This is a predicted complex of two RNAs, RNase P RNA and transfer RNA, with 381 nucleotides together. It holds a member of the Rfam family "Bacterial RNase P class A". The family's RNA type in Rfam is ribozyme.
[in-house]
């Protein structure tokens, strides 16, 4: 420090006047009328996921959906923590992160050859035909793992050998696990699964316009509820105690007017105040947000 | 409210089982033909394939998420 990171909160106040939903309690046959109390959001949004409810169906298939590991949770494609892979100097950020030796399929041009094929240049053999070679050229997005020395050979070549490295596979140690790290064997065969496919979990289908009804009605709001203390957990979350009632409309209420304060543009009277509005109900994801606050860790830089 | 399609030139559409320099008809600009005008005919211009990000060697095409327009469904009457 006008470097950087990773959260949380909040998101205009107050006071006065006029409406509007719903409630109660009062008058009332009823409408309607008075007091009196409540009355949009973190996204109420996109409807991507999960449920909860209410119809139908309940027996597989057969079509979906998820993928590192352990946990959390009604439940999940969310959430934590960790593991491995990426970035960053860091603090931290990102990861759709199962299998290509189960099978198929596809890999334009180029290029010999694009997966059990094969040799254009080179380099060895050979008069020649041809034939050995895959180290190097050379096409290419990719050419059958494979560096560096020594040996080897007609030339060559993990052919072999000694270091180093990569992958499988078994041991042992450590971890609840993914997985680390050591030591030993073994190695000929690309890449695509967001291409069928294969494994393992896993889902019945429709949605409150469901449905229900003695049909101007109910399903409609008190619930996996919210706040506070304490406590287990590294955390997501959980438990116990106490407290609190907090929108219910049905073309759709939650508003408009003025005052005085705040901040913003403009700068002469003035103009505005992010994003943005419930519709059955919760629990995430995603998206969209002007601008305010407050913390945690970093890195630099001074200073003692 | 709920469940689903669909954005590719100016307009209607094709292409989407990955590989092209993205195509077609109308329409539009120059030319030729005509006294002029239309028709004919020839020759060109126009696209970030709705945005953004990812998967692939390669994306218009597969995938994720946004953004845009559209469609069809109950009661009653």
């Nucleotide at each position: 420090g006008u470097a950087g990171u990773c959260u949380a909160u909040c998101g205009g106040g107050c006071g006065g006047c006029c409406g509007c939903u719903u409630g109660a309690u009062g008058u009332a046959a009823a409408a309607g009328c008075a007091u009196c109390a409540a009355g949009a959001g973190g996204a109420a949004a996109g409807u991507c996921c999960g449920g909860g409810c209410a119809g139908c169906g309940c027996a597989a298939a057969a079509c979906g959906g998820c993928a590192g590991u352990c946990g959390c949770u009604a439940a999940c494609g969310g959430c934590g923590a960790c593991c491995g892979g990426a970035g960053g100097c860091g603090a931290c950020u990102c990861u759709a992160g199962g299998g290509a030796a189960a099978g198929u399929g596809c890999c334009a041009c180029a290029g010999a050859a694009a997966c059990g094929a094969u040799a254009c240049c080179g380099c060895c053999c050979g008069c020649a035909a041809g034939g050995g070679u895959a180290a190097g050229g050379g096409u290419g997005a990719a050419a059958g793992g494979a560096g560096u020395g020594c040996g080897g050979c007609a030339a060559g070549a993990g052919c072999g050998c000694a270091c180093a490295g990569c992958u499988c596979u078994g041991u042992a140690u450590g971890g609840u696990g993914a997985c680390a790290u050591a030591c030993a064997g073994a190695g000929g065969a690309g890449g695509u699964a967001a291409a069928c496919c294969c494994u393992g979990c896993u889902g019945g289908c429709u949605g409150c316009a469901a449905g229900u009804g003695u049909a101007u009605a109910c399903g409609c709001u008190a619930g996996a509820g919210g706040c506070u203390u304490u406590u287990g957990g590294c955390a997501a979350c959980g438990a116990a105690a106490g407290u609190c009632c907090u929108a219910g409309a049905u073309a759709g209420a939650u508003g408009g007017c003025c005052g005085c304060c705040a901040c913003c543009c403009a700068u002469u009277u003035g103009g505005g105040u992010a994003c943005a509005g419930a519709a059955c109900c919760c629990g995430g994801c995603u998206u969209a947000c002007a601008g305010a606050u407050a913390g945690g860790c970093u890195c630099u830089c001074g200073a003692a | 409210g709920u469940a689903c399609c669909c954005g590719u030139a100016g307009c209607u559409c094709a292409g989407c089982u990955g590989g092209a320099u993205a195509g077609a008809g109308c329409g539009u600009u120059g030319g030729u033909u005509u006294g002029c005008g239309g028709u004919a005919c020839c020759a060109g211009a126009g696209g970030c394939c709705g945005c953004a990000g990812g998967u692939u060697c390669a994306a218009a095409u597969c995938c994720u998420g946004c953004c845009g327009g559209g469609u069809a469904c109950a009661c009653c009457a």